[in-house]
């Protein structure tokens, strides 16, 4: 430089146009003589800037970080 892939929460992970599941971990409560385990709550402007749409994580464009491939 050209082509593919990937970015969602501290972490790891799902969604395939209509309120962003799930597990660890964190908080805060309970339950225990204390911790542990267990149990109830509590969390996300989806890398970043535009379009498109009533409606975007999702489709379209451009950039920025990573992988892999090829030269």
């Nucleotide at each position: 430089u050209g082509g593919g892939g990937a970015g969602u929460a501290g972490c790891c992970a799902a969604g395939c146009g209509g309120u962003a599941a799930g597990g660890c971990a964190a908080u805060a409560g309970g339950c225990u003589c204390u911790g542990g385990a267990c149990c109830u709550a509590u969390g996300a402007u989806c890398g970043c800037a535009g379009g498109u749409u009533c409606g975007a994580a999702u489709c379209c464009u451009g950039c920025c970080u990573c992988c892999c491939c090829a030269g």
Molecule: transfer RNA
Organism: Candidatus Portnoybacteria bacterium RIFCSPHIGHO2_01_FULL_40_12b